[in-house]
Molecule: transfer RNA
Organism: Candidatus Nealsonbacteria bacterium
RNA sequence: GCCGGGGUGGUGGAACUGCUAGACACGAUGGAUUCAAAAUCCAUUGCCAGCAAUGGCGUGAGGGUUGGACUCCCUCCUCCGGCA
Numbered sequence: 001g002c003c004g005g006g007g008u009g010g011u012g013g014a015a016c017u018g019c020u021a022g023a024c025a026c027g028a029u030g031g032a033u034u035c036a037a038a039a040u041c042c043a044u045u046g047c048c049a050g051c052a053a054u055g056g057c058g059u060g061a062g063g064g065u066u067g068g069a070c071u072c073c074c075u076c077c078u079c080c081g082g083c084a
Base pairs, nucleotide, nucleotide: 001083002082003081004080005079006078007077010026011025012024019067027045028044029043030042031041032040046057047056048055049054060076061075062074063073064072
């Protein structure tokens, strides 16, 4: 330099014929249980505003297409693999 694949909460990892992002697991916090703990069980767990109902924002960065984009297109950043 060329080709291919990936980047989503604290972590792993789903959702991609474009139409409700974060399912599920781990972790964390609170509670139950226990003499105490471990294990187990229950609840909560992206950010902002709001008393609440609810609303807005958020998928590596920027732009484009579209009524509508994590998903398609372009450029860039970064990681992994291959070729030279």